[in-house]
RNA sequence: CGAGUCGGCCAGACAGUCGCUGGCAGCAUCAGCUGCGAGAGGAAAGUCCGGGCUCCACAGGACGAGGUGCCAGGUAACGCCUGGGGGGCGCGAGCCCACGGAAAGUGCAGCAGAAAGCAAACCGCCUAAGGCGCGGCGCUCCGGCGCUGCGAACGGUAAGGGUGAAAGGGUGCGGUAAGAGCGCACCGCGCGCGUGGUAACACUGCGCGGCUAGGUAAACCCCGCCUGGAGCAAGGCCAAAUAGGAACCCCAUGGUGUGGUCCGCACCGGGUUCGGGUAGGUCGCACGAGGCGUUCGGUGACGAACGCCCUAGAUGAAUGACUGUCGGCUGCGUUCUCGGACGCGGCAACAGAACCCGGCUUAUCGGCCGACUCGUUUC
Numbered sequence: 001c002g003a004g005u006c007g008g009c010c011a012g013a014c015a016g017u018c019g020c021u022g023g024c025a026g027c028a029u030c031a032g033c034u035g036c037g038a039g040a041g042g043a044a045a046g047u048c049c050g051g052g053c054u055c056c057a058c059a060g061g062a063c064g065a066g067g068u069g070c071c072a073g074g075u076a077a078c079g080c081c082u083g084g085g086g087g088g089c090g091c092g093a094g095c096c097c098a099c100g101g102a103a104a105g106u107g108c109a110g111c112a113g114a115a116a117g118c119a120a121a122c123c124g125c126c127u128a129a130g131g132c133g134c135g136g137c138g139c140u141c142c143g144g145c146g147c148u149g150c151g152a153a154c155g156g157u158a159a160g161g162g163u164g165a166a167a168g169g170g171u172g173c174g175g176u177a178a179g180a181g182c183g184c185a186c187c188g189c190g191c192g193c194g195u196g197g198u199a200a201c202a203c204u205g206c207g208c209g210g211c212u213a214g215g216u217a218a219a220c221c222c223c224g225c226c227u228g229g230a231g232c233a234a235g236g237c238c239a240a241a242u243a244g245g246a247a248c249c250c251c252a253u254g255g256u257g258u259g260g261u262c263c264g265c266a267c268c269g270g271g272u273u274c275g276g277g278u279a280g281g282u283c284g285c286a287c288g289a290g291g292c293g294u295u296c297g298g299u300g301a302c303g304a305a306c307g308c309c310c311u312a313g314a315u316g317a318a319u320g321a322c323u324g325u326c327g328g329c330u331g332c333g334u335u336c337u338c339g340g341a342c343g344c345g346g347c348a349a350c351a352g353a354a355c356c357c358g359g360c361u362u363a364u365c366g367g368c369c370g371a372c373u374c375g376u377u378u379c
Stems, first nucleotide, its partner, number of pairs: 001375010012326007020039002023036005041350001045361002048359005053231004065227005070084005085099001086097004100222002105220002107216002122161002124157003127153001130154001132151008169187006188211001189209005194203003235283004245274006254268005290309008328347008
């Protein structure tokens, strides 16, 4: 200098003008006015996990359902984080992995291929034994029998070819008719023991087994662990108008309807008080697993002690708009001491709290810092 990896941080700055939502103080007290001070994020997002908080339910046990899944630790808890183990990728720094069980059971596997789960003979290879066909020789009681040669494959064969993601360990030697863990050596695999490690697991350790045990469990399933439901529109308090309810009092020789009228029948009032619910208001609601700093413990996540600080609270929902100056990035042009300077333009993201926290995931203009890796050159 180039190419990369990991971690952390910022998210334009300052000033002025005009607004918006809370807080405090003062003046008014009917609305309000004035002053001071505060006012979004790293993700406030998706609402995917985990908790706090609130209400409801709940003796205990079993079944079921959902989630989760290497080991150890951290944490209020987690599906998160840290450290470690195993596997995969990368020269490397590093990155990725739902990573328990397939010798309990059930299921599934397109196409190709002869054969795909009790393996399987398409091509190829083989003719030793048995059988078959054609010969030769010998014997014969003429039915055959014995010896021997050749052929093909009834057959044998998983070495080789071909198909496939996968063909039931690999290499070599022996062996054989040809072959084959058929035998042996080494490597691999499985099981048991031993050693190391808290454990996952590891081992150039010892012994046993010729290998019987293919894949798939984000297929059913088995095993271990976890889980009651609903959510701030939770929930508490105050509480209109209208309608309806309860109690008491008042008016009943009353009113209305039916009907031509009477009887009859049906329906009906006024007041006071109380209680429930609705609209609305208010609390919940901003002091909390809080933030910052220092020291100590720990490899680390994190924890402990001490000190300091108080930091949005809306409810159709505030947190904004404009101007100026200075910065950032970038295009073009000029200049030159070749890296800057100057001039004219352009760009500035993702996004918007709503009860609160811890995570994960996704979006994001432009930068800054630290640690590390690989390559090249120079000293």

Bacterial RNase P class A from a Pseudomonadales bacterium, 379 nucleotides, folded computationally. RNAcentral holds the sequence, with entries from ENA. The organism belongs to Pseudomonadales, within Bacteria. The model forms 93% of the base pairs in the Rfam consensus.